[in-house]
RNA sequence: GCCGGACAUGCGGUCGCGGCCGGCGCACACGCGCCGGGUGAGGAAAGUCCGGGCUUCACAGGGCAGGAUGCCGGAUAACGUCCGGCAGGGGUAACCCUCGGGAAAGCGCAACAGAAAAGAACCGCCGCCUCCGGGCGGUAAGGGUGAAAAGGCAGUGUAAGAGACUACCGCCGACCUGGUAACAGGGAGGGCCGUGCAAGCCCCAUCCGAAGCAAGACAAACGCGGACCAUACGGCUGCCCGCCGUGUCCCAGGUAGUCGCUGGAGCCGUCCGGCAACGGACGGCCUAGAUAGAUGACCGCACAACGACAGAACCCGGCUUAUCGUCCGGC
Numbered sequence: 001g002c003c004g005g006a007c008a009u010g011c012g013g014u015c016g017c018g019g020c021c022g023g024c025g026c027a028c029a030c031g032c033g034c035c036g037g038g039u040g041a042g043g044a045a046a047g048u049c050c051g052g053g054c055u056u057c058a059c060a061g062g063g064c065a066g067g068a069u070g071c072c073g074g075a076u077a078a079c080g081u082c083c084g085g086c087a088g089g090g091g092u093a094a095c096c097c098u099c100g101g102g103a104a105a106g107c108g109c110a111a112c113a114g115a116a117a118a119g120a121a122c123c124g125c126c127g128c129c130u131c132c133g134g135g136c137g138g139u140a141a142g143g144g145u146g147a148a149a150a151g152g153c154a155g156u157g158u159a160a161g162a163g164a165c166u167a168c169c170g171c172c173g174a175c176c177u178g179g180u181a182a183c184a185g186g187g188a189g190g191g192c193c194g195u196g197c198a199a200g201c202c203c204c205a206u207c208c209g210a211a212g213c214a215a216g217a218c219a220a221a222c223g224c225g226g227a228c229c230a231u232a233c234g235g236c237u238g239c240c241c242g243c244c245g246u247g248u249c250c251c252a253g254g255u256a257g258u259c260g261c262u263g264g265a266g267c268c269g270u271c272c273g274g275c276a277a278c279g280g281a282c283g284g285c286c287u288a289g290a291u292a293g294a295u296g297a298c299c300g301c302a303c304a305a306c307g308a309c310a311g312a313a314c315c316c317g318g319c320u321u322a323u324c325g326u327c328c329g330g331c
Base pairs, nucleotide, nucleotide: 001331002330003329004328005327006326007325009302010301011300012299013298014297015296017040018039020037021036022035023034024033025032026031042309046320047319049318050317051316052315053314054212055211056210057209066208067207068206069205070204071085072084073083074082075081086100087098088097089096090095101203102202106201107200108197109196110195122143123142124139125138126137127136128135129134151169152168154166155165156164170192171190172189175186176185177184178183216259217258218257222253225250226249227248228247232246233245234244235243236242266285267284268283269282270281271280272279273278303307
């Protein structure tokens, strides 16, 4: 100097708060109170940018539209993530960086400058004509402009030139060899008058139904509606009929509440397979679950220290961003 990994103040005491378990008391019950025990944020819990699980709705199959991805191989539940390669670039080096398909389907764009930004003649050079002002034609060697100018350079050739031809370099490249592949090495041959940009439209290949835990499930109370009302009670109304309510059942809605809710693609250790990501076997562990939302305060000790960034809300895999510092390993 480069790369990777781990930790994230620690220990003790007192009080307080959220879950859980046990006991006691009160209570018809839901629960409430007290006591005791044990437990209670992160490497990013964050941004909500990708992917998946789960849930409800939609859906015969296929297509269009729209979105995402984009060298090759692998890992995975899946991914835009990760691992290993390739190519290009940077570094003396360890190593690092890259949204890296198609420009010969089509369209579009290429500011300014410049004659011309794609199939180029302004100057120059050469030939012919000429009324001597110039006109017609050939030419990409030279000049000038530009981010980019029609392969480079030397020679042959020519009126002047030109891959027109030749050698070398560059480009494409049937085929051969190695590799799963990207690709690498060699290379008959080919023209070099098939410009660049796809983080412009587009084309090609692959993938994608939508919304999200305030998802959603169950459902006291209440209640628009329907059915049963033999009898009873109350009301309209003193009596009869009738109607309404109380009752039971069904259906629809859905408040409180309960569930979803945390044991999971889980964590730790050893061994095995693999370069690795990762996978497998065995053993061990249980590690917040609130619903207005808990994790704080004080004291003592240790350290150089005043101790960084920051707080769960369905869960998991990633990415990105923030972060005082300390330790370990490899090159």